[in-house]
Context: one part of a larger RNA
Molecule: large-subunit ribosomal RNA, domain IV
Organism: uncultured bacterium
C1' cells in the first nucleotide's frame, strides 16, 4: 500500500451521476393501522407495548373413586445482568410520479427491462381430401381435430372510448367495353415448277388471366391545410374572405421516455432546485387497436422528496487476517 473483516469522538449524505456500499430494521404475542381500491386489497402499512429468573393469588380444561397428575390463563409481588427473540438464523420504513395490467421470459459468457409473452380484443383465411406448412412424389403436420375449431395478423387485464379520409398502394367483388399471348382463321403476296403441287409469308375476324374500367375496404398500408381581415381601452377573435385537398387532427392528453428556441412562464418544496409535482397551451414534430386517456394490485424497473441509519463525506484512525515490502 492491497484485499477482506472489525470499531469508533462530533456532525449525519455535507459523499456521489445516484445513500453506490455499508449501517438501521429483522422472531413471536398482545394493541394499532391512512389515502386509495377492481372490495379480494393496500396491510407485517405506519406506530407502540412486552419476551429471562423467583413467588403469591384466582381461575379455565382433560385423566382420576380419591390423594392427585398433565396442560393453560387472568392479576398481582420481587430478583440479577452492559445486553432476556442474550449467540446464530431474521423485512429498515414512508410518500408522489413515468412506464409495463399482472405470475411469467430473454441477449449461457457486459444490456433482466419500459422489451418478449400473457389472458382479453379486433381483422382476414379456411366446409374438411380444410386453409396453411414440409416434400420432386408417394406421404406427413394441422388432427384421431371440423368454424365455441384451425392458420395469419394487429392490439395487449380492467375503466371510458376508438373521430374524418378509399385520390394513392393493397386486398375483395364486377355475365359489358379498351388492351392482348400462345392458338384459331386465312383474304393476299413472294419462291419454284409446263402442270398438279411443293414452300415461305401474311391482313380482317375469333381468343383466357392480367392490366385499364366501375364499385366497395382504414382494429388493410397509410393520410389528417394554408393565407388574409374583423368586437366601444388594449389585447384575443365567437365571426367573414379567399386558396388548396381524398380528408384537413375529432374526444382526450400535452414542455411529456415526444418541446428545438428551453433552465419557457406561474405556483409548490429548498436558505439556495437544469431535476422533480401541480398548472398553462406558443404540440419546432401527442393524438385514437404502428391504439388514446385513465387505473386498484403488482415491479432485483425508473424520477423526486421525507424519516430512520450509518466512515459515503468532513477527515481520517485503530486493531485483526492473508498479501505486498526490508532482512535472513
Nucleotide at each position: 500500500c492491497u484485499a477482506c473483516g472489525u470499531u469508533g469522538a462530533a456532525g449525519g449524505a455535507a459523499c456521489u451521476c445516484g445513500g453506490c456500499a455499508a449501517a438501521u430494521u429483522a422472531c413471536c404475542u398482545c394493541c394499532g393501522u391512512a389515502a386509495c381500491u377492481u372490495c379480494g386489497g393496500a396491510a407485517u402499512a405506519a406506530g407502540g407495548a412486552g419476551g429471562c429468573c423467583u413467588u403469591g393469588u384466582c381461575u379455565u380444561u382433560g385423566g382420576g373413586c380419591a390423594a392427585c397428575c398433565a396442560a393453560g390463563g387472568g392479576c398481582g409481588a420481587g430478583g440479577g445482568g452492559c445486553a432476556c427473540a442474550g449467540a446464530c438464523c431474521a423485512g429498515g420504513g414512508g410518500g408522489u410520479g413515468g412506464c409495463g395490467a399482472c405470475u411469467g421470459u430473454u441477449u449461457a459468457c457486459c444490456u433482466a427491462a419500459a422489451a418478449c409473452a400473457c389472458a382479453g380484443g379486433g381483422c382476414u383465411c379456411u366446409g374438411c381430401g380444410a386453409a396453411a406448412u414440409c416434400g420432386c412424389a408417394a406421404g406427413a403436420u394441422g388432427a384421431c381435430g371440423u368454424a365455441u375449431a384451425g392458420g395469419g395478423u394487429c392490439u395487449g387485464a380492467c375503466g371510458c372510448c376508438u373521430g374524418c379520409c378509399c385520390g394513392g398502394u393493397g386486398c375483395c367483388g364486377g355475365a359489358a367495353g379498351g388492351u392482348u399471348a400462345a392458338g384459331a382463321g386465312g383474304a393476299g403476296a413472294g419462291g419454284u415448277g409446263c402442270a398438279a403441287g411443293c414452300u415461305u409469308u401474311g391482313a380482317a375476324u375469333c381468343g383466357a388471366a392480367g392490366c385499364c374500367c366501375c364499385g366497395g375496404u382504414a382494429a388493410a398500408c397509410g393520410g389528417c391545410g394554408g393565407c388574409c381581415g374583423u368586437a366601444a381601452c388594449u389585447a384575443u377573435a365567437a365571426c367573414g374572405g379567399u386558396c388548396c385537398u381524398a380528408a384537413g387532427g375529432u374526444a382526450g392528453c400535452g414542455a411529456a421516455a415526444u418541446u428545438c428556441c428551453u433552465u419557457g412562464u406561474c405556483g409548490g418544496g429548498u436558505a439556495a432546485g437544469u431535476u422533480c409535482c401541480g398548472a398553462c397551451c406558443u404540440g419546432c414534430a401527442c393524438g385514437a387497436a404502428u391504439g388514446g386517456c385513465g387505473u386498484a394490485a403488482c415491479g432485483a424497473c425508473u424520477u423526486c422528496c421525507c424519516c430512520g441509519c450509518u466512515g459515503u463525506c468532513u477527515c481520517c484512525a485503530a486493531c485483526g487476517u492473508a498479501g505486498a515490502c526490508u532482512c535472513a